[in-house]
Context: one part of a larger RNA
Molecule: small-subunit ribosomal RNA, central domain
Organism: metagenome
RNA sequence: UUGGGCGUAAAGAGCUCGUAGGCGGUUCAGUAAGUCGGGUGUGAAAGCUCCGAGCUCAACUCGGAGAGGCCACUCGAUACUGCUGUGACUAGAAUCCAGUAGGGGAGUGUGGAACUCCUGGUGUAGCGGUGAAAUGCGCAGAUAUCAGGAAGAACACCAGCGGCGAAGGCGGCACUCUGGGCUGGUAUUGACGCUGAGGAGCGAAAGUGUGGGUAGCAAACAGGAUUAGAUACCCUGGUAGUCCACACCGUAAACGUUGGGCACUAGGUGUGGGGAGGAUCAACCCUUUCCGUGCCGUAGCUAACGCAUUAAGUGCCCCGCCUGGGGAGUACGGCCGCAAGGCUAAAACUC
Numbered sequence: 001u002u003g004g005g006c007g008u009a010a011a012g013a014g015c016u017c018g019u020a021g022g023c024g025g026u027u028c029a030g031u032a033a034g035u036c037g038g039g040u041g042u043g044a045a046a047g048c049u050c051c052g053a054g055c056u057c058a059a060c061u062c063g064g065a066g067a068g069g070c071c072a073c074u075c076g077a078u079a080c081u082g083c084u085g086u087g088a089c090u091a092g093a094a095u096c097c098a099g100u101a102g103g104g105g106a107g108u109g110u111g112g113a114a115c116u117c118c119u120g121g122u123g124u125a126g127c128g129g130u131g132a133a134a135u136g137c138g139c140a141g142a143u144a145u146c147a148g149g150a151a152g153a154a155c156a157c158c159a160g161c162g163g164c165g166a167a168g169g170c171g172g173c174a175c176u177c178u179g180g181g182c183u184g185g186u187a188u189u190g191a192c193g194c195u196g197a198g199g200a201g202c203g204a205a206a207g208u209g210u211g212g213g214u215a216g217c218a219a220a221c222a223g224g225a226u227u228a229g230a231u232a233c234c235c236u237g238g239u240a241g242u243c244c245a246c247a248c249c250g251u252a253a254a255c256g257u258u259g260g261g262c263a264c265u266a267g268g269u270g271u272g273g274g275g276a277g278g279a280u281c282a283a284c285c286c287u288u289u290c291c292g293u294g295c296c297g298u299a300g301c302u303a304a305c306g307c308a309u310u311a312a313g314u315g316c317c318c319c320g321c322c323u324g325g326g327g328a329g330u331a332c333g334g335c336c337g338c339a340a341g342g343c344u345a346a347a348a349c350u351c
Stems, first nucleotide, its partner, number of pairs: 003323004007305002012319001014202004021195003025089003028085004033081002035077007048066007092192001093189003096185005104178007111155001116150007126137002163170002207248006216242002221237004259318006267296012300307002324351003333344004
């Protein structure tokens, strides 16, 4: 390379949008590029196939005939693919209308509980902490308790294998702005679609810059213990940070360790959001249908575990990725970053 693969063995990019490209619904007409067929030319010799001959045979050699891919020209075929058509269609897609659920996003305001601190009252000798202690706090009045005040951060119960979001993620309450989804309608457009190399945007936590904020918690750090030691686990403190604004960083076990789209392939049972029908005063209930989210399970698949209409089954289209372990996600170079570092990415050597 041809292949074979990517849930757990190496391997799905963290996610989305989207350029080029690849692929693409039903039907009509044309064309004949791909495709298929005929003819002509070309297809050196050797080689190959057949027939014959020569070395005693064979290998080998010689003679004759034939076949053969690509290619060019030409004449046809038109099922499929392509191309052309201000041709047609509506089952894909989008729009519109009527509803509807939601911690989807951004901003502003606001509420109660708790912790801490401050002030005052009551009150007196301890409190705190642990396996046990000590450091620490306390007669300058602590802990406990009552009243008042301040500030910051997070939102108990509801809460659910429940909801929303592309992913990261999102949870007190109210308001403003705003994205997407789902259901019903057979109203509109008429293939406008799918994927997506490069590219762009978003992207937990930690970290960085500038300015604010700091109640609690808490890397670093200090002290007390433990221990042979204890740069730890335990305890008392405690600074960055955690919070806010703006700007960077661009990584995670960014996981369903499972890329996206479409179609098809037994069922059963929960649950969230809609629709239709039946029964009924209504609720509850029954049947059915669409979308989501779980569990169990048939065929099938799988090395097994397991997956199983939310596929890891059966197919098609597009992208990404893998190719023994270590060296190494490292060096060098390049690009990005304020830095930390990120992305791309080897080899020697060795087993």